This is a predicted structure of a 330-nucleotide part of an RNA (large-subunit ribosomal RNA, domain IV) from a metagenome. Its Rfam family is "Bacterial large subunit ribosomal RNA". Rfam links the family to the GO terms structural constituent of ribosome and ribosome.
[in-house]
Context: one part of a larger RNA
RNA sequence: CAAUGUUGAAGGAACUCGGCAAAUUACCCUCGUAACUUCGGGAAAAGAGGGCCCAAAAGUAAGGAAACUUGUUUUUGGGGGCACAAACCAGGGGGUAGCGACUGUUUACUAAAAACAUAGGACUCUGCAAAGUCGCAAGACGAAGUAUAGGGUCUGACGCCUGCCCGGUGCCGGAAGGUUAAGAGGAAGUGUGCAAGCACAAAAUUGAAGCCCCGGUGAACGGCGGCCGUAACUAUAACGGUCCUAAGGUAGCGAAAUUCCUUGUCGGGUAAGUUCCGACCUGCACGAAAGGGGUGUAACGAUUUCCCCACUGUCUCCAACAUUGACUCA
Numbered sequence: 001c002a003a004u005g006u007u008g009a010a011g012g013a014a015c016u017c018g019g020c021a022a023a024u025u026a027c028c029c030u031c032g033u034a035a036c037u038u039c040g041g042g043a044a045a046a047g048a049g050g051g052c053c054c055a056a057a058a059g060u061a062a063g064g065a066a067a068c069u070u071g072u073u074u075u076u077g078g079g080g081g082c083a084c085a086a087a088c089c090a091g092g093g094g095g096u097a098g099c100g101a102c103u104g105u106u107u108a109c110u111a112a113a114a115a116c117a118u119a120g121g122a123c124u125c126u127g128c129a130a131a132g133u134c135g136c137a138a139g140a141c142g143a144a145g146u147a148u149a150g151g152g153u154c155u156g157a158c159g160c161c162u163g164c165c166c167g168g169u170g171c172c173g174g175a176a177g178g179u180u181a182a183g184a185g186g187a188a189g190u191g192u193g194c195a196a197g198c199a200c201a202a203a204a205u206u207g208a209a210g211c212c213c214c215g216g217u218g219a220a221c222g223g224c225g226g227c228c229g230u231a232a233c234u235a236u237a238a239c240g241g242u243c244c245u246a247a248g249g250u251a252g253c254g255a256a257a258u259u260c261c262u263u264g265u266c267g268g269g270u271a272a273g274u275u276c277c278g279a280c281c282u283g284c285a286c287g288a289a290a291g292g293g294g295u296g297u298a299a300c301g302a303u304u305u306c307c308c309c310a311c312u313g314u315c316u317c318c319a320a321c322a323u324u325g326a327c328u329c330a
Base pairs, nucleotide, nucleotide: 001325002324003323004322005321006320007319008318010316011315014314019311027051028050029049030048031047036041038157052079053078054077055076056075057074058073059072060071061070062069063068080084092309093308094307095306097304098303099301100300104116105115120155121154122153123152124151125150126149132141133140134139158296159295160294161293163224164223165222168221169220170217171216172215173214174213177212178211179210183206184205189200190199191198192197225243226242227241228240229239252286253283264280265279266278267277268276
């Protein structure tokens, strides 16, 4: 000096990206226990007291013929120790907000999460020789099932909800019309031949799906404006005008896991707060089952943010000790 431990005056997070690490707490009994809540929870919430040994009294259970024995509870009195859950073992607690409902799953060897899954919800396909999948096929799964079933896609408990646009793309429907392949058709024609004929080439007409066309459809792919003026202070604009559009973002939320300007502004917390919480709305570039549906939410989380209590060598500021290395000598 390194590693692993033990202890520490006064202070107690001043350390640090961050209480990382360590410390605190820890068992049983009694009392006591908030907001909120889906009434189940939250909850071991929080918090307070007791626990060793001896004696006495009272109660009680089992056994016994009885004497009594064994166990247990309460009360009272006393005793010793630094220390009585005497070692080991053995929750720190509370508040706030984000995300995800939850238990679960995952990058075997840098990621355990807010990612995946989930019950629940929705759309869509499928009438059974089902749709779908594997296979060249036979055949098999689906299923020894039958629409309360099976497949695909999206969303993700629960509560309240899920607005407008069908112009483009997709999908679904449509006995008309247009276009149209092979095929059908065969006018006029060409070659050859004396001719019959044999060949060639071919117009009109006919001719399916598809496309065009007509309609529907958003929990289908997707999309959801600009400029100007106006109220008796000012400011703002309920109101009006105009252009464009398929339609111009509704409810709710909002400097947010989204806000560039930005440490926005105001309030709270601190002596002092780029973080945090509550508001405001000027949303660069929220928004409703696309890309992490919108917004709330008890419970839950080795999740993330901020704060408080307790606690401590994290620190002020380091010190001592133990063990193993390193080091010196052999």